Bacterial RNase P class A from a soil metagenome, 344 nucleotides, folded computationally. The sequence is in RNAcentral, with records from MGnify. It matches the Rfam family "Bacterial RNase P class A". By type it is a ribozyme.

RNA sequence: GAGCAGGCUAGGCGGCCGCGGAGGUUCCACACUCCGAGGAAAGUCCGGGCUCCAUAGGGCAGGGUGCUGGGUAACGCCCAGUGGGGGCGACCCCGAGGAGAGUGCCACAGAAACAUACCGCCGUCGCGCGAAGCGAUUCGUGAGGCGGUAAGGGUGCAAGGGUGCGGUAAGAGCGCACCAGCGGCCGGGCGACCGGCCGGCUCGGCAAACCCCACCCGGAGCAAGGUCACGUAGGGGGAGAUGAGGCGGCCCGCCGAUCCCCGGGUAGACUGCUGGAGGCGCCGGGUAACCGGCGUCCGAGAGAGAUGGCCGCCCUCGACAGAACCCGGCUUAUCGGCCUGCUC
Numbered sequence: 001g002a003g004c005a006g007g008c009u010a011g012g013c014g015g016c017c018g019c020g021g022a023g024g025u026u027c028c029a030c031a032c033u034c035c036g037a038g039g040a041a042a043g044u045c046c047g048g049g050c051u052c053c054a055u056a057g058g059g060c061a062g063g064g065u066g067c068u069g070g071g072u073a074a075c076g077c078c079c080a081g082u083g084g085g086g087g088c089g090a091c092c093c094c095g096a097g098g099a100g101a102g103u104g105c106c107a108c109a110g111a112a113a114c115a116u117a118c119c120g121c122c123g124u125c126g127c128g129c130g131a132a133g134c135g136a137u138u139c140g141u142g143a144g145g146c147g148g149u150a151a152g153g154g155u156g157c158a159a160g161g162g163u164g165c166g167g168u169a170a171g172a173g174c175g176c177a178c179c180a181g182c183g184g185c186c187g188g189g190c191g192a193c194c195g196g197c198c199g200g201c202u203c204g205g206c207a208a209a210c211c212c213c214a215c216c217c218g219g220a221g222c223a224a225g226g227u228c229a230c231g232u233a234g235g236g237g238g239a240g241a242u243g244a245g246g247c248g249g250c251c252c253g254c255c256g257a258u259c260c261c262c263g264g265g266u267a268g269a270c271u272g273c274u275g276g277a278g279g280c281g282c283c284g285g286g287u288a289a290c291c292g293g294c295g296u297c298c299g300a301g302a303g304a305g306a307u308g309g310c311c312g313c314c315c316u317c318g319a320c321a322g323a324a325c326c327c328g329g330c331u332u333a334u335c336g337g338c339c340u341g342c343u344c
Stems, first nucleotide, its partner, number of pairs: 001344009011314007019036005038320001042331002045329005050221004057252004062217005067081005082096001083094004097212002102210002104206003118153002120149006127142006161179006180202001182199007225271004235262005245255002278297008315318001
């Protein structure tokens, strides 16, 4: 100098005014004190907590995940490894079960895309022509019939393992050596897998096609749900223990007395609500993700929805963007700055 990986930060200080919440007060208001967005609060793409419906049950259907081991409340996330690919390297990427169960597809081209011969090569049969020969016949050649052949050409993303030697009429795992792949045995590893030896010689690809295998998944969501008010008010009609309804795709099973429609009213208050799989520090276990113990801290909670405005100074002139039940992830957006380790 060029890069790779990981982490942190997200203008600072002061003054004034304003907004939301909490505290103390019997209550309200003023005043006072304290607190007041993020690394993504976002997309709502996964996973869980919580609430209601059976206590969340069984089967079918449906959906999801897909190398191995671990972590976790759980995951499609994370960590560590295996295999494959890329990079000189630090390192990065992978949608990575099964095509010896079945079905299906493989466009165009090509003869043939799962069993086929277009050209070519070779054998054989008869025929034509030419040459040699007195002749039988032999040799060469042309088109054709039958057969062999996947070496070569051609087509294609893909053509019956690849390269070489032998072999053959020509060829071919037909034989052999090495390599790839398959199967078996032995050794190592918890395992994915790796290494060695042996064997028969070889089998097309696609499962982000159906399918098979293994594992997982009940539904709806804080406008969930609960309490109290208001309301012409227990208004009218219908169904119902011979089972309404809960129950959502279906069946079983369970609970079980209310349910549906019309008309009309309220659309208010409280709760759920923020202290939690919580942050920080130390110690211990583990390669790590993470876990355990101890100490310490409290860091938003609205309901038309607060976090803003002005002034002064300084600097490198400040990006993307704002909570709405909570949490763990992923993904996407982001002006810049700083730190650590590593590579060439």